[in-house]
Molecule: RNase P RNA; transfer RNA
Organism: Nitrospirota bacterium
RNA sequence: AGAGCGGGUGAGGUGAUCGCUCCUCCCGACCUGUCGGGAGGGGAGGAAAGUCCGAGCUCCGCAGGGCAAGGCGGUCCCGAAAGGGGACAGGGGGCGACCCCAUGGAAAGUGCCACAGAAAAGAAGACCGCCCCGGUUCGCCGGGGUAAGGGUGAAACGGUGAGGUAAGAGCUCACCAGGUCCCGUCGCGAGGCGGGACGCUUGGCAAACCCCGCCUGGAGCAAGACCACAUAGGGAAGCGUUCCUCCUUCCGGAGGAUAAGGACGGCCCGUCCGAGACUUCCGGGUAGGUCGCUCGAGCCUUCGGGCAACCGGAGGCCCAGAUAAAUGCUCACCAUCCCCGGGCGACCGGGGACACAGAACUCGGCUUACGGCCCGCUCUGUUU
RNA sequence: GCCGGCGUAGCUCAGUGGUAGAGCAGCUGAUUCGUAAUCAGCAGGUCGGUGGUUCAAUCCCACUCGCCGGCUCCA
Numbered sequence: 001a002g003a004g005c006g007g008g009u010g011a012g013g014u015g016a017u018c019g020c021u022c023c024u025c026c027c028g029a030c031c032u033g034u035c036g037g038g039a040g041g042g043g044a045g046g047a048a049a050g051u052c053c054g055a056g057c058u059c060c061g062c063a064g065g066g067c068a069a070g071g072c073g074g075u076c077c078c079g080a081a082a083g084g085g086g087a088c089a090g091g092g093g094g095c096g097a098c099c100c101c102a103u104g105g106a107a108a109g110u111g112c113c114a115c116a117g118a119a120a121a122g123a124a125g126a127c128c129g130c131c132c133c134g135g136u137u138c139g140c141c142g143g144g145g146u147a148a149g150g151g152u153g154a155a156a157c158g159g160u161g162a163g164g165u166a167a168g169a170g171c172u173c174a175c176c177a178g179g180u181c182c183c184g185u186c187g188c189g190a191g192g193c194g195g196g197a198c199g200c201u202u203g204g205c206a207a208a209c210c211c212c213g214c215c216u217g218g219a220g221c222a223a224g225a226c227c228a229c230a231u232a233g234g235g236a237a238g239c240g241u242u243c244c245u246c247c248u249u250c251c252g253g254a255g256g257a258u259a260a261g262g263a264c265g266g267c268c269c270g271u272c273c274g275a276g277a278c279u280u281c282c283g284g285g286u287a288g289g290u291c292g293c294u295c296g297a298g299c300c301u302u303c304g305g306g307c308a309a310c311c312g313g314a315g316g317c318c319c320a321g322a323u324a325a326a327u328g329c330u331c332a333c334c335a336u337c338c339c340c341g342g343g344c345g346a347c348c349g350g351g352g353a354c355a356c357a358g359a360a361c362u363c364g365g366c367u368u369a370c371g372g373c374c375c376g377c378u379c380u381g382u383u384u
Numbered sequence: 385g386c387c388g389g390c391g392u393a394g395c396u397c398a399g400u401g402g403u404a405g406a407g408c409a410g411c412u413g414a415u416u417c418g419u420a421a422u423c424a425g426c427a428g429g430u431c432g433g434u435g436g437u438u439c440a441a442u443c444c445c446a447c448u449c450g451c452c453g454g455c456u457c458c459a
Base pairs, nucleotide, nucleotide: 001380002379003378004377005376006375007374008373009372012334013333014332015331016330018328020043021042022041023040024039025038026037027036028035029034030033045356049367050366052365053364054363055362056361057220058219059218060217064269065268066267067266069216070215071214072213073212074088075087076086077085078084089103090101091100092099093098104211105210109209110208111205112204113203127150128149129146130145131144132143133142134141135140158176159175160174161173162172163171177201178200179198180197181196182195183194184193185192186191224291225290226289227288234282235281236280237279238278239276242257243256244255245254246253247252261273262272263271264270284458285457287456298317299316300315301314302313303312304311305310336353337352338351339350340349341348342347385455386454387453388452389451390450391449394408395407396406397405402439410426411425412424413423414422432448433447434446435445436444
């Protein structure tokens, strides 16, 4: 000088004036739960965001079995769980610090591999070339063998050499690379290392269907519970309108049953409802309040265990709850940075500070956005 | 706040692994005295953006940007 990794802070601090919102206490008023005044205290973020995962909580018929559908996928550990995190293994990139990987199965099956090419997956395939045989008008033609050479392609069935052969070929052999199986050894494991056998070398895609393993009921605080205010507890269409008992003069009413039908937002079993119990549409009323609503897998300090994620102990703390949506404006001084002017300089005067963005039931993650400043560790190069 | 859907030519839409199309609009020419209609031809595309899987991506996957729609209470 350049680069890699990790962490912190997030436009400050103090005081004053005027305000907003919530809680507690005191005083006063009345229409007795509201208003007014005073005092004290709290008042946005690391992402509050995107709503991408997972939970708590609430309701739905407590959600049971099977199918379907969807999601995930190296190993071990952490974690309530997770499309979460840590460490390690394997593969890839970088001189390096270090970074990246949805990383089970392609010899269970099916499918796809455009164009080009003879042939695109089958122990397949002969365009040129090479070799043999036959014919020949001597230009070549026909048949057969050959995947070693050429050519095509993203991809053509291991590589080099020797033997072998008509020419060739793992056809055979040596070495190298890979695979499968076995043994030893190290590791909890994924796997690593070493040795042996088999010429076994049989493409890629599963973020194509699929197979294997694991997980998932649905909806979401506009969930849901209560109070107040009202009103026509109304109308239409669709679907269904079965049976028994009792009361009744009839109309009708009450109770029970299940096979129609309906619910369990895909289906079946199963369970429940059930002759208005269902669906859709048109209407009516209110635009008020309370709870849920913030103490929680919580935060801070410190000690111990662990490579780490994280776990455990002790002590301390209470930290926004608004509802059209509060957390703000101005001034003074101080501190930091930038710009302009002056000064040799210490410094002086003036001006400015525009990051991303703002709670809306609450947590744990992921992802994305972000001006600057500060700290720590490491690598490479140059100079001394 | 919660849930769902869509981005392809100037506009409206097809295409869902193998060189991206249609209709209207635009431009040029023909026809006509001239215009419209008609006929012939032409141009116009980062398939919203970035990355990944694949030999190959508008299409499959992830993240992101923009737009649109639905959802209050009572009986």